Predicted 3D model of a 73-nucleotide RNA (transfer RNA) from a Candidatus Saccharimonadota bacterium.
The sequence was found in a public genome assembly.
Its Rfam family is "tRNA". By type it is a transfer RNA. Rfam's curators write: Transfer RNA (tRNA) molecules are approximately 80 nucleotides in length.
Its mean pLDDT, the model's own confidence on a scale to 100, is 82.
NCBI's taxonomy places the organism under Bacteria, Bacteria candidate phyla, Candidatus Saccharimonadota.
RNA sequence: GCCGAAGUAGCUCAGUUGGUAGAGCAGCUCACUCGUAACGAGCAGGUCGCAGGUUCGAUUCCCGUCUUCGGCU
Numbered sequence: 001g002c003c004g005a006a007g008u009a010g011c012u013c014a015g016u017u018g019g020u021a022g023a024g025c026a027g028c029u030c031a032c033u034c035g036u037a038a039c040g041a042g043c044a045g046g047u048c049g050c051a052g053g054u055u056c057g058a059u060u061c062c063c064g065u066c067u068u069c070g071g072c073u
Base pairs, nucleotide, nucleotide: 001072002071003070004069005068006067007066010025011024012023013022019056027043028042029041030040049065050064052062053061
């Protein structure tokens, strides 16, 4: 330099014919218990890497760009 993959909650990841973004773990509160843990109920937490375009509407489609990983040279 070229090709490909990935980027979504604190962490690990889902999320397709474009239509209000979710789970598990972690955190907080409550309940249970003599107490703790576990189990149970609830709550909070997101500029969907960044910027632009298409569209009534974009995590999703298009273009550019950044970071990480793999391959080729």